[in-house]
Molecule: transfer RNA
Organism: Patiria miniata
RNA sequence: GGCCGGAUAGCUCAGUUGGUAGAGCACCGGAACGAUAAUCCGGAGGUCAUAGGUUCAAACCCCACUCCAGUCA
Repeated sequence: GGCCGGAUAGCUCAGUUGGUAGAGCACCGGAACGAUAAUCCGGAGGUCAUAGGUUCAAACCCCACUCCAGUCA
């Protein structure tokens, strides 16, 4: 340098056909228990790497770019 995959909550990851951004763990509050853990209920937490474009509408499509991993030379 070429090709391919990835970047979404504090962490690990979904989001399949463009139509209100989700789960588990962690965190906070509550229930229950003699108490703790486990369990149950609820809550908060997001510029969807960055910047443009298309569209009524973009995490998703197009262009550019940064970083990570793989592969070829």